[in-house]
RNA sequence: GCGGAUGUAGCUCAUUUGGUAGAGCAUCAGCUUCCCAAGCUGAGGGUAGCCGGUUCGAAACCGGUCAUCCGCU
Numbered sequence: 001g002c003g004g005a006u007g008u009a010g011c012u013c014a015u016u017u018g019g020u021a022g023a024g025c026a027u028c029a030g031c032u033u034c035c036c037a038a039g040c041u042g043a044g045g046g047u048a049g050c051c052g053g054u055u056c057g058a059a060a061c062c063g064g065u066c067a068u069c070c071g072c073u
Stems, first nucleotide, its partner, number of pairs: 001072007010025004019056001027043005049065005
């Protein structure tokens, strides 16, 4: 230098023929217990790496760019 993969909640990951973003764990609160843990119930938390484009509408399509990983030279 060239090609490919990945980037979504604190962490690990879903959500793809475009239609108002979810799960598990973690955190917080309540119940339970003498207390803790476990268990049960509930809550908070993300404008989807960034910028732009297409579209009535983009996490998903297109262009650019950044980061990490892999391969080639």